Model confidence (mean pLDDT): 82 of 100. The RNA shown here (small-subunit ribosomal RNA) has 1522 nucleotides and comes from a metagenome. It matches the Rfam family "Bacterial small subunit ribosomal RNA". Gene Ontology terms of the family: ribosome and structural constituent of ribosome.
């Protein structure tokens, strides 16, 4: 927070030890005492009343009668008030005894606490128990009372008197206290204790009950007997309590020295009692130093809770022991006990009350109340249990306690029903629309009735004291008192728990959750919004993560959520970690205290083992067992309390003591190497400088330059001088040295070491906090030197910049003496010792042996490796291995190798060293990529060698961009951009204006209708669509049923329809890398794993091709190949191809021959045309054929290469098809197909008309050019591959031309487009903006279509722009290829310079692979994996957060000097007391000056965080200067 039915037990102010209203929480004894009241008896008998009797003031009146007050006497009534006694009752006071205990809270305490255990020979203990003696005689106050006062009240003076179990004197007393003796026992010191003596001191209270033999008497009794309760000393016991010791009890050294009553003695003095407890003196100690003193912060202790597998780790609510407080601080007094919670005195802060003068109080006790808080109850009932105090006792009190209420706060039970019941109902949800689920769930039907509710019955908790009766005891005694039965009295909770009956499914279900950890799933909404979330993370239109609903899981009268604890977490590691690289070995040594230590013998027994004994309170937790119906709860009993002390006993280990050994360590003697140390000298070469010579124009530097020297003479050379600094070769994973570090040569002084030998000591060892010495560079502080080199600094370059890199100079500095600082990636990133675990192979030093080649050993360096160690890399006798010892050190990352304190240093800084905040990671080894301005090989028109463009110009075309009503949409690096489009006048059309339609232009089905509907044809209107309307037309079959087929209309409703969005929800298809040579997989083997091998490696190929190795063997999809095409050959085939030969027939214009009128004939010859034919081309099929097959050479003898032979073709002949595993969330939702979402008189469907074809400008592909290797014009030659019936169109004819007419002929090896062009021959033009070049514009056609204006295409005629080969830069191409000529198709009514696809002609070059680009293997680094277009640093702006410094300000404990000085205790004087003076010390206050600490502070320092800020480019690749 959301919900809530019962009941049992439990358990509830944790925060302000914050302030309190009211009410109760400690009182009782009258059997200690004197009063006072009430009761009740006897005497008294006031005042009044009545009544008799007198009385006679007065009245009336018939004058003698009557009536008749006050007053007097007696009686009675009635009981005032007094006295006595006596039975119960209360009760202010004195006094006793209890209040010191019971409740409560944890503020204080880190030891005056607690807990265990021990001690007192240094002690107390009312009340209780047990022994033993005693309780005699006196005496003085005092309160209450009375009276008189003060004061406002609280209280309080004065005087009189008065009791006691009250106080005081005295007697008596011992085993009692004090002072002596004497013996004897005992003990851990000091004693202690026993016994006999001498001698001196110290008590008491008294109440009640009974009884009567004796005395006495005031006749009440009293002495005396008893009984009981007290009282007083004495020992003992119990109980409680006090003080002392051991050992244990949190965190901090960023707290390291603290201490004068302080350690000690000695005399006093106080205490129950020990003791500096306290005083005087007197000594100068004592504590601690790593076993933590002092200080500082925090907090009650503990049995026991909670949690662990334990061991620990955390807590100290409830119960129970202990301590401490009682509004804060101080004190004492009383008393057995207190320095006292509801007691007292005094300071103070607060509240109240007041007549302002003074007073009064203390919930951290029960309720209650305020306030603070997330948060904690009832102003309750009873003393009936238990149990406390007093009392003989009956009994009083008791907010202790026992009980009920209040709170789901816990823990336990319990219940909200149970059994049938399918049409699996309705409705909710969903869904592939068939179902499916909620769900037997429900409705329906039978059953019980806990629980509630009503009514009836009903408990135990009681028993004891006390009261009655009887027995027994004590007693003289039947009183009386005491035990014992038997009987009676006492219940708040409560008429409660129980149990019984009645009605009745009746009166009771909710929380969270459902993405993974974690059991449970879907719809819809929402769209990085709005929310969740403990971590990971969810959500940017198909969220199982938001919200809702459905269903599902889990709990359940509670569910969830927040806070805490331990767990897991071996994540502080005693059980039970680590430290080469993850965080961690101290820079190196000496070396103290600590820890730890070789062999052997004896002893002792602290440590350790057994064993006996105290304790270890009760509860708790564990067993049994028993009870509440069951459990919780509870009650018995055992067990355990894992531990401390005592004590016997054992002697293996440890340890100690005492001796002994030699192997550890150490000495000694006799070799050995060496850049170990330190002084001092002495050297050469090389570099600068000077001096002189020679000698000219440069040097010098750099990637290129430039600053700079140099004609005043450099550089260069040669000589001489000087100066400081460093020592070339030799030199070596070679040496010394604890690290740091040490290199010319000599000479002095000196450490260490290492070998041999086995002489001597005998455990002297090892390690190592604190210390204390040594420590590279730089740096400082003085003083010297200073030649090269060189921070800073200047100049020159480089660059956007360049406070770098590169060059010229250059100052501190390097160098030496003193001296400091004391740190490094001070590295082996490896602590130091001692032992053990295979070896191989090089090397330094020394012995020894040797066949002189070697070999063995000790100590040292290296490297390859076993076992084993490791996360893995990799260590491996020089361990990172196996064990032991002792030291340092670490505990996620940043903050931070920081800040503050301390200390050290001149100083620079150096050593200790945090926390706030802040991230979910940071790290390490290794794998797989990808990457490199990393290698190594190798490949392609990648480069280079050439050929030709493009980039310039005009035009076509596409595209952007602008424009527009609209210029639809898509494609955008490479891999858009003459791309979708093999063909936008209309249609195409999706755009854009305007007119229209609404089951709709299409398709199904349902209803309804008409027999003729379809369908035709016309009018009107209108741009048309459409909208009214008129006409014509009239199926078939038949069982004759408006029966059936078919077909149309209509209306409504399902529904069509969408070029409407999502290519980032798909499917297909496609591009790309790339036709590059590469992806994989079984099994097997390594690896903890990622994963590797295969597939790497020597060769080779185009090729992961083939060969040889090879922990791999094989095997897939790529490669080849297979498949169609083209080169040749061979069968076959022969029309519409073909025509050699061989015939026929026309024809003669080439050309030759003869013959002549020289131009005629003839003849060969050529053409043409039909035959014959299939020889040749060709068609069309089948075959061959090329395979490194053969020779030479290389090569591993292999794969394979190099030449060659023969061949049409030769080493995949050529050129196609084919396109691996993925990539690039690459393209297509407009080719189509499809989820999801969106429209429905519209985003759907018809029509007209525009529009996609605008144009400033930019790109991208093209075409035509710019000319003579060419233009025009004539003539004339060679093709291939393909079209054609809505169609190609022949000859003819017409026109200049497009083209018209024409129609033969062709569904094609037959006709036809069709003319192939470049070329060839002629010939014009002769270098010009021309006879190049054809844009653009006039004008006039043609032709396709409904239509050519926006918007075709062609033809003539006429105009004649740009443009003379195109910057930067970029493209294609290696042979029948580029260049160039022309052909033909596909779309098409028509429209090409586009695309495809054909042939003619037809090259140049390639030396190579350094270089750009892609790419392919291997390798290497990697801090990248969204993989370099990656990552990422650092100022500076912004915001926001916590922090440090700060001139101050503000508090806050505590100390130390002094001033004042209550209360009070003690001291001292005094007084007859009561006191009363003073004096020590003394709270609280005050002054003063440091320190410590917190909180704030204007400015200020860095840090951290924050989707897109600025400026660079610092690291990661050789990160571009490692």
């Nucleotide at each position: 927070g959301c919900u809530g039915g019962c009941g049992g037990c439990g358990u509830g102010g944790a925060u302000u030890a914050g302030g309190c209203a009211u009410g109760c929480a400690a009182g009782u004894c009258g059997a200690g005492c004197g009063a006072u009241c009430c009761u009740u008896g006897c005497u008294u008998g006031a005042u009044a009343u009545u009544u008799a009797c007198u009385g006679g003031a007065g009245u009336g009146c018939u004058u003698g009668c009557a009536c008749a007050a006050a007053g007097g006497u007696a009686a009675a009534u009635g009981g005032a008030u007094a006295g006595c006694g006596c039975u119960g009752g209360a009760u202010a006071g004195c006094g006793g005894c209890a209040a010191a205990c019971g409740g409560g809270u944890g503020a204080g305490u880190a030891a005056u606490g607690c807990g265990u255990g021990a001690a007192c020979a240094a002690c107390u203990u009312u009340c209780c128990c047990u022994u033993a003696a005693g309780u005699c005689g006196g005496g003085c106050a005092u309160a209450g009372c009375a009276u008189c006062g003060u004061g406002a009240a609280a209280a309080u003076g004065g005087u009189g008197g008065u009791a006691a179990u009250u106080c005081c004197c005295g007697a008596u007393a011992g085993u009692c206290u004090c002072u002596g003796a004497u013996a004897g026992u005992c003990g851990c010191a000091u004693g202690a204790u026993u016994a006999u003596u001498a001698g001196a001191g110290u008590a008491a209270a008294g109440g009640u009950g009974g009884g009567g033999a004796u005395c006495c008497u005031u006749c009440g009794g009293g002495a005396c007997c008893u009984g009981c309760c007290g009282c007083u000393u004495a020992a003992g016991g119990a109980u409680g309590g006090g003080u002392u010791c051991g050992c244990g009890u949190c965190c901090u050294a960023u707290c390291a020295g603290c201490u004068u009553g302080u350690u000690g003695g000695u005399g006093g003095g106080g205490u129950a009692a020990u003791g500096g407890c306290c005083u005087a003196c007197c000594a100068a100690g004592g504590c601690a130093u790593u076993u933590g003193a002092c200080g500082g912060g925090u907090a009650g202790c503990c049995g026991g809770c909670c949690u662990g597998a334990g061991a620990g780790g955390g807590u100290g609510a409830c119960c129970g022991g202990c301590c401490a407080c009682a509004c804060u601080g101080g004190g004492a007094c009383u008393g057995a006990g207190a320095c006292a919670c509801u007691g007292c005195c005094c300071a103070g802060a607060c509240u109240c009350c007041u007549a302002c003068g003074g007073g009064a109080g203390g919930c951290u006790g029960c309720a209650g109340u305020c306030g603070a808080g997330a948060a904690u109850c009832u102003u309750c009932c009873u003393c009936a249990a238990u149990g406390g105090a007093c009392g003989a006792a009956a009994g009083u009190c008791u907010g202790a306690a026992g009980g009920a209420g209040c709170g789901a706060c816990g823990c336990c039970g319990c219940g909200u029903g149970c059994a049938g019941g399918a049409u699996g109902a309705a409705g909710g949800c969903u869904u592939u629309c068939g179902g499916g689920u909620c769900g037997u769930a429900a409705a329906c039907u039978g059953c019980u009735u806990u629980u509630g509710u009503u009514a009836g019955g009903a408990a135990a908790g009681a028993a004891a004291a006390c009261c009655a009766u009887a027995a027994g005891a004590u007693u003289a005694a039947u009183a009386g008192u005491c035990u014992u039965a038997u009987g009676g009295c006492u219940g708040a909770c409560g008429g409660u728990a129980c149990c019984u009956a009645a009605a009745g499914a009746a009166u009771a279900a909710g929380c969270c959750a459902c993405g993974g950890c974690c059991a449970a799933c879907u719809c819809c909404g929402u769209g990085c919004c709005a929310g969740c979330a403990g971590c990971c993370g969810c959500g940017g239109u198909a969220a199982u993560a938001c919200g809702g609903a459905g269903g599902u899981g889990g709990c359940a009268a509670g569910c969830g959520u927040u806070a805490c604890u331990c767990g897991g977490a071996a994540u502080u590691a005693u059980u039970g970690g680590g430290u080469g690289u993850a965080a961690a070995g101290g820079g190196u040594a000496a070396g103290u205290a600590g820890g730890c230590g070789g062999u052997c013998u004896a002893g002792u027994a602290a440590g350790u083992g057994a064993g006996a004994g105290g304790u270890g309170a009760a509860a708790u937790c564990c067993u049994g067992c028993g009870g509440u119906u069951c459990a919780a709860u509870c009650g018995c009993a055992g067990a355990a309390c894992u531990g401390c002390c005592c004590u016997u006993c054992a002697a293996a280990c440890u340890a100690c003591u005492a001796g002994a050994c030699u192997u550890g360590a150490g000495a000694u003697a006799g070799g050995a190497a060496g850049a170990g140390g330190g002084a001092a000298a002495c050297g050469g070469a090389a570099u600068u400088a000077g001096c002189a010579g020679u000698g000219u124009a440069a040097g010098g530097g750099u990637g290129a330059a430039a600053u700079c020297u140099g004609u005043a003479g450099a550089u260069a050379u040669u000589g001489c001088u000087a100066a400081g600094a460093a020592c070339a070769c030799c030199a070596a994973c070679g040496g010394c040295g604890u690290a740091g570090g040490c290199a010319g040569u000599u000479u002095c002084c000196u450490g260490g070491u290492c070998c041999u030998a086995u002489u001597c000591u005998g455990a002297c060892g090892c390690u190592a906090a604190a210390u204390u010495a040594c420590g590279a560079a730089a740096g400082c502080u003085a003083g010297g030197g200073g030649a090269g080199c060189g921070a800073a600094c200047a100049g020159a370059a480089u660059u956007a910049g360049a406070u770098a890199c590169u060059c010229u100079g250059g100052u501190a500095g390097u160098c030496c003496u003193a001296g400091c600082c004391g740190u490094a990636a001070a590295c082996g990133a490896u602590g130091a010792g001692u032992a053990c675990u295979a070896g191989g192979u090089g090397u330094u030093g020394g012995c020894c042996c040797u066949u002189c080649g070697g070999g063995g050993u000790c100590a040292g360096u290296g490297u390859c490796g076993a076992a084993g160690c490791u996360a893995a890399c990799g260590c491996g006798u020089u361990a990172a291995g196996u064990a032991c010892u002792c030291c340092a050190c670490c505990u996620g990352g940043g903050g931070a190798c920081u800040a503050u304190g301390g200390u050290c240093g001149c100083a620079a800084g150096g050593c200790u060293a945090a926390a706030a905040c802040u991230c979910a990671a940071a790290g390490g080894a290794a794998u797989u990529g990808a990457c490199g301005g990393g290698g190594a090989c190798c490949c392609g028109c990648a480069c280079a060698a050439g050929c030709g463009g493009u980039g310039g110009a005009a035009c076509a075309u596409g595209u952007g961009g602008u424009u527009u009503a609209a210029u639809u949409c898509g494609a955008u690096g490479a891999u858009a951009c003459g791309c979708g489009a093999a063909g936008a006048a209309c249609c195409u059309c999706a755009c854009c204006c305007a007119g229209g339609c609404u089951u709709g232009a299409c398709a199904u089905g349902c209803u309804u209708g008409u027999c003729g509907u379809a369908c035709c044809u016309c009018u009107a209107u209108g741009a048309a669509a459409g909208u009214a309307g008129a006409g014509g037309g009239u199926c078939g079959g038949u069982u004759c049923g408006g029966c059936c087929g078919g077909a149309c209309a209509a209306u409504g409703c399902a529904c069509a329809g969408g070029u409407g969005c999502u290519g980032c929800a798909u499917g297909g298809c496609u591009g790309u890398c790339g036709u590059c040579a590469g992806c994989u997989c079984g099994u097997g083997u390594c690896g903890u794993g990622a994963g590797a091998u295969g597939u790497u490696g020597g060769g080779u190929u185009a090729a992961g091709u083939c060969c040889c190795g090879c922990a791999a063997c094989g095997a897939g999809c790529g490669c080849a190949a297979c498949c169609a095409u083209u080169g040749c050959c061979c069968u076959a085939u022969g029309u519409u191809g073909c025509c050699a030969c061989c015939c026929c027939a026309c024809u003669u214009u080439a050309u030759c021959u003869a013959g002549c009128u020289a131009g005629c004939u003839a003849g060969a010859g050529g053409g043409u045309g039909g035959g014959c034919g299939c020889a040749c081309u060709c068609u069309u099929a089948g075959g061959g054929g090329a395979c490194u097959g053969c020779c030479c050479g290389g090569g591993a003898u292999a794969a394979c290469c190099g030449g060659g032979a023969g061949g049409a073709a030769g080493g995949u002949g050529g050129a196609g098809a084919u396109g691996a595993c993925g990539u690039c969330a690459a393209g297509u939702c407009a080719g189509u197909a499809c989820g999801g979402c969106c429209c429905u008189u519209a985003u759907g469907c018809c029509u007209g008309g525009g529009g996609c074809u605008a144009c400033a400008c930019a790109c991208g592909u093209g075409u035509u050019a710019c000319a003579a290797u060419g233009g025009g014009u004539g003539a004339u030659a060679c093709a291939a591959a393909g079209g054609g019936u809505u169609g190609c169109c022949a000859a003819c004819c017409c026109g200049c031309g497009a083209g018209g007419g024409g129609g033969a002929g062709c569904u094609a090896a037959u006709c036809u487009c069709a003319a192939a062009a470049a070329g060839u021959c002629a010939u014009c033009c002769u270098c010009a903006g021309u006879u190049c070049g054809g844009a653009u514009c006039g004008g006039a056609g043609u032709c396709u279509g409904c239509a050519a204006u926006u918007c075709g295409a062609c033809u003539c005629c006429g105009u004649g722009a740009a443009g003379c080969u195109g910057g930067a830069a970029u493209c294609g191409c290696u042979a029948g290829u580029a260049a160039u000529g022309g052909a033909a198709g596909a779309u098409c009514a028509g429209c090409u310079c586009g695309c495809u696809u054909c042939c003619g002609u037809g090259a140049a070059u390639a030396c190579g692979u350094u270089c750009c680009c892609g790419g392919g293997u291997c390798u290497u680094g990697u801090a990248c994996a969204c993989a370099c277009c990656g990552c990422c640093c650092g100022u500076c702006a912004a915001g926001c957060g916590a922090u440090g410094a700060a001139a101050g300000c503000c508090g806050g404990g505590g100390g130390u000097a002094c001033c004042c000085g209550a209360a009070g205790u003690c001291c001292u004087g005094u007084g007859u007391a009561g006191g009363c003076a003073g004096g020590c010390c003394g709270a609280a206050g005050g002054u003063a000056a440091a320190a410590c600490u917190g909180g704030u502070g204007a400015u200020u320092g860095g840090c951290g965080c924050u989707a897109a800020g600025u400026c660079g480019g610092a690291a990661c690749a050789a990160g571009g200067u490692a």